[in-house]
RNA sequence: CGAUUACAGUUUGAUUCUGGCUCAGGAGAAACGCUGGCGGCGUGCCUAAUGCAUGCAAGUCGGACGGUCGCUUCCGCGGCCGGGGGGAACGGGUGAGUAACGCGUAUGUGACCUACCCUCUGUGGGGCAUAACCCGGGGAAACUCGGGCUAAUUCCGCAUACGGUCUCGGCGUAUUAGCUGAUAAGAAAGCCGAGAGGCGCUUGGGGAGGGGCCUGCGUCCGAUUAGCUGGUUGGUGGGGUAACGGCCUACCAAGGCGGUGAUCGGUAGCCGGUCUGACUUUCGGCCGGCCACACUGGAACUGGGACACGGUCCAGACUCCUACGGGAGGCAGCAUGAAGGGAUAUUGCGCUUUGGCCGGAAGGCUGACGCAACGACGCCGCGUGGGGGAUGAAGGCUCUCGGGUCGUAAACCCCUUUUGUGUGGUACGAAGACUGACGGUACCACACGAAGAAGCCCCGGCUAACUACGUGCCAUCAGCCGCGGUAAUACGUAGGGGGCGAGCGUUGUCCGGAUUUACUGGUUGUAAAGCGUCCGCAGGCGGCCAUCCAAGUCCGGUGUGAAAGCCCCCCGCUCAACGGGGGGAGGUCAUCGGACACUGGCUGGCUGGAGGAUAGCAGAGGGAGAUGGAAUUCCCGGAUCACCGGUGAUAUGCGUAGAGACGGAACUAACACCGGUGGCGAAUGCAAUCCCCUGGGCUACUCCUGACGUUCAUGGACGAAAGCGCGACCAGCGAACCUGAUUAUGUACUCUCGUAUACCUUUCCCGACUCGAUGGGUAGUCCGUGUUCCUGGUAUAUAUCCCCCCACGUCCCCCAGAUACCGGGAUAAGUACUCCGCUUUGGGAGUAUGUACGCAAGCAUAAUACUCAAAGGAAUUGAGGGGGACCCUCACAAGCAGCGGACAGUGUGGUUUAAUUCGAUGCAACGCGAAGAACCUUACCAGGGCUUGACAUGGGUCGCACGCCGGGGGAAACCCCGGCUCCUUCGAGGGUGGUCCACAGGUUUUGCAUGGCUGUCGUCACCUCGUACCGUGAGGUGUUGGGUUAAGUCCCGCAACGAGCACAACCCCCGUUGGCAGUUAGGUUUUUUAUCGGGCCCACCGGGAAAACCCGUAAGAAGGUGGGGAUGACGUCAAGUCAGCACGGCCCUUACUUCCUGGGGGAUACACACGGUACAAUGGCACGGACAACGGGGUUCGAACCCUCAAGGCGGAUCCAAUUCCAGCAAACCGUGCCCCAGUACAGAUUGUCGGCUGAAACCCGCCGGCAUGAAGGCGGAGUUGGUAGUAACCGCGGGUCAGCACUACCGCGGUGAAUGCGUUUCCGGGCCUUGUACACACCGCCCGUCACGUCAUGAAAGCCGGCAACACCUGAAGUCCGUGCGCCGACCCGCGAAGUGGGCAGCGGCCCAGUGUGGGCCUGGUGAUUGAGUGAAGUCGUAACAAGGUAGCCGU
Repeated sequence: CGAUUACAGUUUGAUUCUGGCUCAGGAGAAACGCUGGCGGCGUGCCUAAUGCAUGCAAGUCGGACGGUCGCUUCCGCGGCCGGGGGGAACGGGUGAGUAACGCGUAUGUGACCUACCCUCUGUGGGGCAUAACCCGGGGAAACUCGGGCUAAUUCCGCAUACGGUCUCGGCGUAUUAGCUGAUAAGAAAGCCGAGAGGCGCUUGGGGAGGGGCCUGCGUCCGAUUAGCUGGUUGGUGGGGUAACGGCCUACCAAGGCGGUGAUCGGUAGCCGGUCUGACUUUCGGCCGGCCACACUGGAACUGGGACACGGUCCAGACUCCUACGGGAGGCAGCAUGAAGGGAUAUUGCGCUUUGGCCGGAAGGCUGACGCAACGACGCCGCGUGGGGGAUGAAGGCUCUCGGGUCGUAAACCCCUUUUGUGUGGUACGAAGACUGACGGUACCACACGAAGAAGCCCCGGCUAACUACGUGCCAUCAGCCGCGGUAAUACGUAGGGGGCGAGCGUUGUCCGGAUUUACUGGUUGUAAAGCGUCCGCAGGCGGCCAUCCAAGUCCGGUGUGAAAGCCCCCCGCUCAACGGGGGGAGGUCAUCGGACACUGGCUGGCUGGAGGAUAGCAGAGGGAGAUGGAAUUCCCGGAUCACCGGUGAUAUGCGUAGAGACGGAACUAACACCGGUGGCGAAUGCAAUCCCCUGGGCUACUCCUGACGUUCAUGGACGAAAGCGCGACCAGCGAACCUGAUUAUGUACUCUCGUAUACCUUUCCCGACUCGAUGGGUAGUCCGUGUUCCUGGUAUAUAUCCCCCCACGUCCCCCAGAUACCGGGAUAAGUACUCCGCUUUGGGAGUAUGUACGCAAGCAUAAUACUCAAAGGAAUUGAGGGGGACCCUCACAAGCAGCGGACAGUGUGGUUUAAUUCGAUGCAACGCGAAGAACCUUACCAGGGCUUGACAUGGGUCGCACGCCGGGGGAAACCCCGGCUCCUUCGAGGGUGGUCCACAGGUUUUGCAUGGCUGUCGUCACCUCGUACCGUGAGGUGUUGGGUUAAGUCCCGCAACGAGCACAACCCCCGUUGGCAGUUAGGUUUUUUAUCGGGCCCACCGGGAAAACCCGUAAGAAGGUGGGGAUGACGUCAAGUCAGCACGGCCCUUACUUCCUGGGGGAUACACACGGUACAAUGGCACGGACAACGGGGUUCGAACCCUCAAGGCGGAUCCAAUUCCAGCAAACCGUGCCCCAGUACAGAUUGUCGGCUGAAACCCGCCGGCAUGAAGGCGGAGUUGGUAGUAACCGCGGGUCAGCACUACCGCGGUGAAUGCGUUUCCGGGCCUUGUACACACCGCCCGUCACGUCAUGAAAGCCGGCAACACCUGAAGUCCGUGCGCCGACCCGCGAAGUGGGCAGCGGCCCAGUGUGGGCCUGGUGAUUGAGUGAAGUCGUAACAAGGUAGCCGU
């Protein structure tokens, strides 16, 4: 410089880290779903190496031979049978077995073979058989036996033989190669041709190609497989082979392999390559190389080659034939059928090409091969049309009704014809005369006609793409997170959109992303992870100097790494896929040469690492023995008298048989003070004092050895407490156990006792939060303060101390750098090197099983299935705590009056009912919505009616002024009937009615779709922002701190500086004063009303203080915000309200609208809430007497007078109100009298009766009055409310609503007028800081275990049923080999011959051995009553953990 290199979702309220899960990509011998026009090139049983009907897949040569048959033109040609030759060991299939020299790569072969091909030699002369055939016999068949004849390139001697071979020598090498001498043995076949010659045959040498064998290196998982091995390891002789070799055999020796993983088990053909990919990893189908196999197992024969897929023999299983005596067979060749399976094709054509076998050739054979058929199975290419076309058609979808969108899309016009269909022509492939399966195909020409040719998936985020309807936690979707419970972009459908396209999706598999096994390239204080500690073999790593070597390392050359594939270039099919040519790349390889810094090796040296010697120092280091004092307890003694002891409080217990208290003595265990983030030790751990034995460390100064070091798998030793065995001991303490309490329970916490334990001896055990949660060693890397010990110095008369320096330890703070943070920081968690251990999501589980150890308890090692989308670390903000500090509030306390009991009132729950309309439900619903339910209101119920409607707007049409009056039915609404009456510009307008259409209407539903309004925390003092700074970040600082305040009020300080909302102030009322103005007799002194001002600000003084501010006196009407009101921050409660109103969606439309009558809301065995009246003498009654304020009044307030006992009636004056009225003397109060403690002269409910008022109407269901009646009730359980001063309490008055009405309610007004506050421990609520947290819908949180239920996988289990591989013994086919071979046999030798020797065969014997049988075990699979454990959502019981979680929690036993 260029090229390459991507992540994302999901744990949380939020953050960061760790960490898993998941996705987007690519691929394939795929399969499945929907869909499907064409062509080219590839490819197609991954499962049952399961069993196979049928056909074909290896035949050929008459020019080596015999016989026989047919034809014949008499030359010959052809068929068949046999014998002979070469082939059948190739080609084709499959992947079972095999973890192996099987494969790959690189060597070796002085240890080897090789038919056919190429090249050099010879080819002379003889002999004996045999099949076919003929005759005879056996058998169902397959087939077979005997006799006879005959040929050859069949078979056998002889001759020759350079070279070759054997034996013995010589030279020589690596004893074996090579050269050389002697001896012995050893070959052959002919055929064709007129001939030339050709094809053969034979011995040997060489070549080419092919093969055998040996070796280095590489080649999966399991140690829950650790020991394996008897031909085993080696030697000698022999055998065997083409050849080395325990390959085989006899004898001898006792070896060989293994932690660098033997043996055993599991899995698997290996490779070139293929997929992915940066490297790694995965896979080994097609093509190519090698291997292995051919129904299963064994065996050999032939041959150059086999232990032989379409050969032989034997055994076994299976199938078939049979005359039952016996026989036949092997598709993992090509097709094909069956079976299995999610799944894989035609019983096709041809030898045309390429190749193979035979042949001299012609030629024959060839399911190798070349083609075709089937399958979108893959890759590649093409098409389904192109241009124009806006009234943006119709239609669909949507809509705010305007529109938008499908959409130039279609129609329509013009054009083209790839492909398609039809017709015609027609190849290359044949080199080389003939010969073309493919194929009348590719290709070409013409014609026809847009014609025949588009789907699939997706649209919540990741991830490109949105709306409507349906559905309503249903139905479904889902890769992860997650959607769906009435407004679903997530389900289903539709419209639209996105992606890909003859395909598109899904599923399973591989790689990737995943740095999530980390070689490149991770970690280990707290997230998973440092062994409890040390010693130490193997192994790893290792100081300084020098020589040599050159193994590692580096450089160069050579060889090889087949072809195909891959990359680059070029070329051929119209392009591409595909194919051809050339180049490149690819190894931990082999070999040759070179370099020598580093590592390594040999040798020599050094002293700095390490160790030793000398002199000192400190220490709870270890082991053994002895001694001591204090306390407890027991015992003894004296004295005394009733308790002691224990707790939150009790009780059990002890004590009158004398405890406790006091004195003495005995025994056991432990060692106060000193004592200290002091010391020692490897760790666990170690503490009175003294003595003995003993380990380690540190310091000083010199000397010695000379790298002797470090770490450490396996191994060994030590290892708290608890626990086990044996024996002792036992004071206190104290599991278990027995009691007493506590409690709903209390198998606990607490108390009284108390055994084991604890302590000692000896043997085990090996488990802890054995922690600094931090392995060991080495080196170097800021500053500072302590502390222990050593040495030296200074100082001193000396010693100690102080002070200074150095070193080993030990604690704290901190720089740099590192860290997720917290924190660590020379004692590293920083910088480096080195060795060891450990980790890889959570649960299941430190569990099961196996194994080893242990007396046992148990321990070590250590999983699977299944399940979840997290589990987790650190830090942040909140919240909450039966955490802490500080503070406030009628929060408690103090005090007053109440409530809770009675009666009636009102509201609510419940119940009832035709209906008892609806809402409000802890505080913050319940005298609340309702500031007025007899009708109305009214929403509810019953009954009766209306249907464009009781009400609004618009339109069409018809009619009529509007309106008023009357009659009938009816409970009314309503229905039916009749009558009277206008203006006008004569078009109509306005009004109104009928009818029709739009629509009205709904107190129907959803306050969890909403607006608005309201409640509450809370009138609490807070809630935030900008900039800046700090932090990776959430976030923090500011706002914390010290003071102060009612207050985040103010002051001071401060990495903050400012600002906003809230607080305060500004507003209103009251209190004081002044000015001005007014009238309703009058009032510029005083009253009052309206209005405008003044006054209070910690201003002055004293004290405290730095300031803010606080305390106090005075002044003042008022003193520290003077009292009260209005005013309610950011937000919380899905708080309340769809019934006040508004409003989205849904729902009703002769009704869920509307009208009417009556009823209900007023019910009533109960329960609760809020007020009222009382229970009496601080009272009741009677008479007399006094003093308010706020208000209201026009269909209104209503005076005086008169009537009535009274309610009330009559009356209507004055006042539209500072004038008049309500309104009266307001009541409590004061005075006088009576009552005399009782259910009363208290209390007034209830009831009777007589009246009054409002109103159409007081029965359900109003209020008032008179008389009569006279209930409960004697001050109220647990509990609970209000208010801190003009307050509580007591007393009356007014008003709103309203025809009337109860108000005991509400909103106001005044009158009389207290008590108490030590104080903040506690209860409720709140503020601020801090702390711990497993909470975050936030403690009404979270969460654990048993039990019951469901479910799946798994463990155990008396057993039961199988499988693999070995072992022992018996038996032992075929077959090779050995022996025998008296039976049988042609060649050669001898012999005239017969016969014989040698040789061979059958038979027999033996070794080995497949398989079978028997046996006991190993490993492993299935099943099994029952049982253990896991898991699931809700249930039961409790409350263990998280806060001090209410007994701190946790670990071991």
Model confidence (mean pLDDT): 83 of 100.
The RNA shown here (small-subunit ribosomal RNA) has 1453 nucleotides and comes from an uncultured bacterium.